Transfer RNA from a Streptosporangiaceae bacterium, 73 nucleotides, folded computationally. Rfam family: tRNA. NCBI's taxonomy places the organism under Bacteria, Bacillati, Actinomycetes, Streptosporangiales, Streptosporangiaceae. Model confidence (mean pLDDT): 83 of 100. The same sequence occurs in records of 2 taxa.
RNA sequence: UCCCGGGUCGUCUAGCCAGGCAGGACGAGAGACUUUGACUCUCUUAACGAAGGUUCGAAUCCUUCCCCGGGAG
Numbered sequence: 001u002c003c004c005g006g007g008u009c010g011u012c013u014a015g016c017c018a019g020g021c022a023g024g025a026c027g028a029g030a031g032a033c034u035u036u037g038a039c040u041c042u043c044u045u046a047a048c049g050a051a052g053g054u055u056c057g058a059a060u061c062c063u064u065c066c067c068c069g070g071g072a073g
Base pairs, nucleotide, nucleotide: 001072002071003070004069005068006067007066010026011025012024013023020056027045028044029043030042031041032040049065050064051063052062053061
């Protein structure tokens, strides 16, 4: 320098091909249950790497850049 894959709640991850309320598990907080605790149940908490473009609408499509991993020279 070029090519490929990836970047989403605190953590792990689904959704991207084929645009339409960002979901799940764990965690955390509150409540119920319990003599207390644990277990269990309910509710809440919290995210699309950055900047542009396209569009009524972008995590998703396009461009550039940043970061991580792999490969070629």